[in-house]
């Protein structure tokens, strides 16, 4: 030094914050759909899930 096994840490999961929880990376995981050869153009979601809060939109009543 290197393999392996368990721990522990940190990060990631298409837009913000927290709780819990599931997968994934150790410089890797991740980085939305849809038309177009390319340039561009258009859509839909604040979760990986759930559940609050906040922003936004729809409809309905004051």
């Nucleotide at each position: 030094g290197u393999c392996a096994g368990u721990u522990g840490c940190g990060g990631c999961g298409a837009u913000g914050g927290g709780g819990c929880u599931c997968g994934c990376c150790g410089c890797a995981a991740c980085c939305g759909c849809c038309g177009u050869g390319c340039c561009c153009g258009g859509c839909u979601a604040a979760u990986g899930g759930c559940c609050c809060c906040u922003a936004u939109c729809u409809g309905a009543c004051g």
Record summary: A computed fold for a 62-nucleotide RNA from Mycobacterium botniense, annotated as Fluoride riboswitch aptamer (crcB RNA motif). The organism belongs to Mycobacterium, within Bacteria. Of the family's consensus pairs, 100% are formed in the model.